Record summary: Small-subunit ribosomal RNA, 5' domain from an uncultured bacterium, 527 nucleotides, folded computationally. The coordinates come from a structure-prediction model, not an experiment, and the mean pLDDT is 85.
Context: one part of a larger RNA
RNA sequence: GAUUGAACGCUGGCGGCGUGCUUAACACAUGCAAGUCGAGCGGUAACAGGCGUAUCAAUACGUGCUGACUAGCGGCGAACGGGUGCGUAAUACAUGGGAAUCUGCCCUUUGGUGGGGAAUAACCCGGCGAAAGCCGGGCUAAUGCCGCAUGAGAUCUUCGGAUGAAAGCGGGGGAUCGUAAGACCUCGCGCCGAUGGAUGAGCCCAUGUCGGAUUACCUAGUUGGUGAGGUAACGGCUCACCAAGGCGACUAUCCGUAGCUGGUCUGAGAGGACGGCCAGCCACACUGGGACUGACACACGGCCCACACUCCUACGGGAGGCAGCAGUGGGGAAUAUUGGACAAUGGGCGAUAGCCUGAUCCAGCGACGCCGCGUGUGUGAAGAAGGCCUGCGGGUUGUAAAGCACUUUCGAUGGGAACGAAAUGUGCCGGGCUAAUACCCCUGGCUAGCUGACUUUACUCAAUGAAAAAGCAUCUGCUAACUCUGUGCCAGCAGUCGCGGUAAUACAGAGGGUGCGAGCGUUCAUC
Numbered sequence: 001g002a003u004u005g006a007a008c009g010c011u012g013g014c015g016g017c018g019u020g021c022u023u024a025a026c027a028c029a030u031g032c033a034a035g036u037c038g039a040g041c042g043g044u045a046a047c048a049g050g051c052g053u054a055u056c057a058a059u060a061c062g063u064g065c066u067g068a069c070u071a072g073c074g075g076c077g078a079a080c081g082g083g084u085g086c087g088u089a090a091u092a093c094a095u096g097g098g099a100a101u102c103u104g105c106c107c108u109u110u111g112g113u114g115g116g117g118a119a120u121a122a123c124c125c126g127g128c129g130a131a132a133g134c135c136g137g138g139c140u141a142a143u144g145c146c147g148c149a150u151g152a153g154a155u156c157u158u159c160g161g162a163u164g165a166a167a168g169c170g171g172g173g174g175a176u177c178g179u180a181a182g183a184c185c186u187c188g189c190g191c192c193g194a195u196g197g198a199u200g201a202g203c204c205c206a207u208g209u210c211g212g213a214u215u216a217c218c219u220a221g222u223u224g225g226u227g228a229g230g231u232a233a234c235g236g237c238u239c240a241c242c243a244a245g246g247c248g249a250c251u252a253u254c255c256g257u258a259g260c261u262g263g264u265c266u267g268a269g270a271g272g273a274c275g276g277c278c279a280g281c282c283a284c285a286c287u288g289g290g291a292c293u294g295a296c297a298c299a300c301g302g303c304c305c306a307c308a309c310u311c312c313u314a315c316g317g318g319a320g321g322c323a324g325c326a327g328u329g330g331g332g333a334a335u336a337u338u339g340g341a342c343a344a345u346g347g348g349c350g351a352u353a354g355c356c357u358g359a360u361c362c363a364g365c366g367a368c369g370c371c372g373c374g375u376g377u378g379u380g381a382a383g384a385a386g387g388c389c390u391g392c393g394g395g396u397u398g399u400a401a402a403g404c405a406c407u408u409u410c411g412a413u414g415g416g417a418a419c420g421a422a423a424u425g426u427g428c429c430g431g432g433c434u435a436a437u438a439c440c441c442c443u444g445g446c447u448a449g450c451u452g453a454c455u456u457u458a459c460u461c462a463a464u465g466a467a468a469a470a471g472c473a474u475c476u477g478c479u480a481a482c483u484c485u486g487u488g489c490c491a492g493c494a495g496u497c498g499c500g501g502u503a504a505u506a507c508a509g510a511g512g513g514u515g516c517g518a519g520c521g522u523u524c525a526u527c
Base pairs, nucleotide, nucleotide: 001527002526003525006523007522008521009520010519013373014372015371016370017369018368019366020365021331026329027328028327030326031325032324035076036075037074040073041072043069044068047067048066049065050063051062052061053060054059083284084283085282092209093208094207095206096205097204098203101201102200106197107196109194110193111192112191113190114148116146117145123138124137125136126135127134128133154163155162156161168189169188170187171186172185173184176183177182210256211255212254218246219245222244223243224242225241226240227239228238229237259281260280261279262278263274264273265272266271287306288305289304290303309320310319311318312317337363339362340361341360345359346357347356348355349354376406377405378404379403386397387396388395389394413462414461415460416459420454427446428445429444430443431442432441471516472515473514474513475512477496478495482511483510484509485508486507492499493498
């Protein structure tokens, strides 16, 4: 000098964009952070409507009939998104290769979607318990569960063969059948088997990745083989047997420290230091262990066991996990609101409308950082008064002020006013699909209207009035900037050399100057 997730002191007008627990991975009150689908199902607790009965009426009762929908069965999601950096020096990361793998939803191509059955929750009844909840009996549905049939392709194969699947729902309709429901036809969404892809994930290898030798030897599933098991998959991954190997001064092992990277800071570079925000990967979710479900987890807001801690209890027994967003206590030099909205972007579910979303977008707080703007402009010598200095003549503060003439950024006040919004959906027309000029769907075009948290927005206009807006550090040399008074090795200063013991440009105050300026200094830290 540059830099910072900074802190402290004095000071402080506005805006934009960023950024904000670096310490205790310490403990957490409260609220919210993952739901959705009634076009899978049986249904009806609440709300609204319809219908029926009673009533003069208000209203009451009944009825799932309708809009809807609590709880329940079922499906998908909950493995994403969000947080933190404990552990980890290599099961990680970075780069470059590889073969023995899986992959829900999505895309391409293709073959099917036939016929049956048994249960169970909700509900009703009964019992136990303070509660959490538990038990028994009875009824019922499904895209829940289980068989049968079929098998292009798939898997296995002794090449003869064997194994193994599915589920329906919604819209519309001319003829035919049917008392009706419907059959049937068609369209859409699904379901099952398979091919290829995309995406995601698992695995292997090489090289590189901090310090210590006052750590020199380490290793028995250890190194290899055979066989078996296991896995989606290779493999001591696991096991039985056999052999005795394997690593190491090119630093094994042990100890300490540490998430890694893209990058960031500095530097002419080489290098050094760092890894906060943002992005990729990894690890973790009170501590330790375990599996279940599933395409994917050994799962932050799932389950089981154990420890510690907290809470409830009728003492028998139960409940919990903010390293999600806010917020509280504690620790600390130190770090924010228990805010708004799903309008946009993205995600989950859904045919859609839509619902959910502390992701996200915004707002609030903090000069924490960077950037921009302002605190007025011109004129004005009697060089005013006052202050300070003085050699008493004057000098300086100083065009500075006052005065005169202007302007109005910004602020405060009142009006106008964007962009972020394009869609989806509705309506109309054409084409495709179809037996169909019917509906749905697909596709192309047109169309009025609707959708904004921010928003009292940005921006702009008007009126007002210089009006509301300057400090901090420093002045011995390094280093830009000097005098007076006080003090008297005292009080004090100091980055360093050093100042101070009666004329201190070095202490304290004043006047003046210098530097930077909504900041200026100090301190920690890095180069």
RNAcentral holds the full RNA, with entries from ENA, Greengenes and SILVA.